A computed fold for a 73-nucleotide RNA from a Candidatus Nomurabacteria bacterium, annotated as transfer RNA. Rfam family: tRNA. The family's RNA type in Rfam is transfer RNA. Its mean pLDDT, the model's own confidence on a scale to 100, is 82.
RNA sequence: CCGUCAUUAGCUCAGUUGGUAGAGCGCGGAGCUUAUACCUCCGUGGUCCUUGGUUCGAGUCCAAGAUGACGGA
Numbered sequence: 001c002c003g004u005c006a007u008u009a010g011c012u013c014a015g016u017u018g019g020u021a022g023a024g025c026g027c028g029g030a031g032c033u034u035a036u037a038c039c040u041c042c043g044u045g046g047u048c049c050u051u052g053g054u055u056c057g058a059g060u061c062c063a064a065g066a067u068g069a070c071g072g073a
Stems, first nucleotide, its partner, number of pairs: 001072007010025004019056001026044006049065005
C1' cells in the first nucleotide's frame, strides 16, 4: 500500500426481505432466610463507531473516515 471481517445496553452477543431495538449476565428494589448466598418476582437500561448520501422510512443499502483482528504484496 491492497483486500476481508468486526464495531448494537456496564459486559458477552442476537437483530429475518429496510418498517417503533432485544436476550443472557450485571445493577437497583421486594419476597424468602437469624443473616449472607441461592432461588422467585418487579424494575433499570442505547447518539446502533463517526460523517454524509439513498429512501415515505436505515442497526440493515451506498460512500468516505476511525479503531481493532486477519490475509496478501